Overview: Predicted 3D model of an 88-nucleotide RNA (transfer RNA) from a Chloroflexota bacterium. Taxonomically the source falls in Chloroflexota (Bacteria, Bacillati). Its Rfam family is "tRNA". Its family is annotated with triplet codon-amino acid adaptor activity in the Gene Ontology. By type it is a transfer RNA. The coordinates come from a structure-prediction model, not an experiment, and the mean pLDDT is 80.

[in-house]
This record gives sequence, C1' cells and structure tokens, in this order.
RNA sequence: GGAGGGGUGGCCGAGCGGCUGAAGGCGCAUGUCUUGAAAACAUGUUUGGGUCACACCAACGUGGGUUCGAAUCCCACCCCCUCCGCCA
Repeated sequence: GGAGGGGUGGCCGAGCGGCUGAAGGCGCAUGUCUUGAAAACAUGUUUGGGUCACACCAACGUGGGUUCGAAUCCCACCCCCUCCGCCA
C1' cells in the first nucleotide's frame, strides 16, 4: 500500500431507521439475610451541562451528509484486529 472486520457506559458486550442514553454480564454502591463475613437475593449504578432536587438539553472514535427522525444509512479522516503484498 490492497482486502476484510471492528470502535457503544468503569470493563466486556447486544443493538431492525422511531419502541434505546443504550439489553445482558462483570464490577461498584446500598439494603435483606448472618454473631460477623462470604455467597445468594433485591434495588440502584454513563458522562457533561442544568436544578436545592427533579424536569430538561447534549454526547455511541472525530467531522460532515441523508432523513420528520441516525448508535443504526452514506462520505471523509483517526485508531485497533486479521489476511495479502512491498521495503529492510
């Protein structure tokens, strides 16, 4: 350089154009249980802005585009993996 696959919360990972700011798992927090822990079970758990707290707004690698509507489709770029090729 060429071909293919991928980038989603603290981590892994699912994700038909609307039911998803995001299933499920791990982790973490709180609680139940226990003499006390562990295990198990229940609930909660992305970040930023905003608020007393909610509400609300934005964010799915980055930047654009299509669309009433994009994590999802298209384009460019960045990064990762596999294979092929070239140089050394």